[in-house]
RNA sequence: CCGCGCUAGGCGGGGAGUCAGCGGUGCCCUGUACCUGCAAUCCGCUACAGCAGGGCUGAAUUCCUGUUAUGAGGCAAGCGUUUGUGAGGUCUGGAACCGAUAAGGGAUGUAGAUCGUCGGGUCCUGUGCAAUCGCCGUCCGUGAACCAUGUCAGAUCCUGACGGAAGCAGCAUUAAACGGAAAAGGCGGUGUGCCGCGGGAGCGCCUGAAAGGAGUUACCUACCGGUGUGCCGUUCGGAAAUGUAUUGUCGAACAACGGGUGCGCGG
Repeated sequence: CCGCGCUAGGCGGGGAGUCAGCGGUGCCCUGUACCUGCAAUCCGCUACAGCAGGGCUGAAUUCCUGUUAUGAGGCAAGCGUUUGUGAGGUCUGGAACCGAUAAGGGAUGUAGAUCGUCGGGUCCUGUGCAAUCGCCGUCCGUGAACCAUGUCAGAUCCUGACGGAAGCAGCAUUAAACGGAAAAGGCGGUGUGCCGCGGGAGCGCCUGAAAGGAGUUACCUACCGGUGUGCCGUUCGGAAAUGUAUUGUCGAACAACGGGUGCGCGG
């Protein structure tokens, strides 16, 4: 050096999660990569950290490993955006409300504004008148078996007689009571009044008069000051979704250049 037979190794790896830790089942990425059994109310192990059984390949383009570059994807943080949510009242904030000013617009005003003066009304009170209600009185009608009046037939009683007495019914009248009345009268009352008179209060509103002669108002805008709310903006906290030429970390895969790894027999 060549041939044959073996052995270590290889026949996938990674991320998050779980776990004291490691690996697996399950999820995700990479991408092709033996088979069977076990396992989330988990399974198997202990730093050589799945276990058990079987199969293929096998010392190298294939196994192990170093450096460099690229780098899927995951995780954490940061930042941005959006949408809910809780809170604040420090913001020249928006919106709301109040006050003030009177610059602009509006309205009103020489058909006379504001202010001031003198009256009246509106308001309160007394009173008159009227209205209305009630009662009284007046008038009319009805109206008493007896206990009202008058007259009292008959009947009754007294008397020798004349005569007398009480008196029912009837008739008439009347009291109480009831009903009515066109007008007039008296008394009392009133959620009454286009009314009269007196007094008061008041300056708000309405109105009249004379004087006077240009403003008045604050509806909108504007400016200034203030108040409150927490609807919107805004500020703070927290949540979710989403994004990223950001940072850190893990990192499959791939490329380049290196390094390392046997045993036996025969020639």
Bacterial large signal recognition particle RNA from a Eubacteriales bacterium, 267 nucleotides, folded computationally. Of the family's consensus pairs, 91% are formed in the model. The organism belongs to Eubacteriales, within Bacteria. It matches the Rfam family "Bacterial large signal recognition particle RNA". About the family: The signal recognition particle (SRP) is a universally conserved ribonucleoprotein involved in the co-translational targeting of proteins to membranes. Rfam classes the family as a non-coding RNA gene. The gene name in the source record is ffs.